[in-house]
RNA sequence: GCCUCUGUAGCUCAGCCUGGUAGAGCUCCAGUUUUGUAAACUGGUGGUCAUGGGUUCAAACCCCAUCAGAGGCU
Numbered sequence: 001g002c003c004u005c006u007g008u009a010g011c012u013c014a015g016c017c018u019g020g021u022a023g024a025g026c027u028c029c030a031g032u033u034u035u036g037u038a039a040a041c042u043g044g045u046g047g048u049c050a051u052g053g054g055u056u057c058a059a060a061c062c063c064c065a066u067c068a069g070a071g072g073c074u
Base pairs, nucleotide, nucleotide: 001073002072003071004070005069006068007067010026011025012024013023020057028044029043030042031041032040050066051065052064053063054062
């Protein structure tokens, strides 16, 4: 220098192919229970979907550029 993959909640990841209300588990918070804690059960909080721009009635998803990380080729 070139190619490929990855980036979504505090953490681990789905969702992208085929555009249409952003999700799961764990964590955290509250409640029930207990003399108290843990466990269990119930409920809840938490997101500029890496950044910028474009297409579209509508973009996590399609297109372009950029940034960061991983791998490969030379």
The RNA shown here (transfer RNA) has 74 nucleotides and comes from an archaeon. Its Rfam family is "tRNA". By type it is a transfer RNA. RNAcentral records the identical sequence in 2 taxa.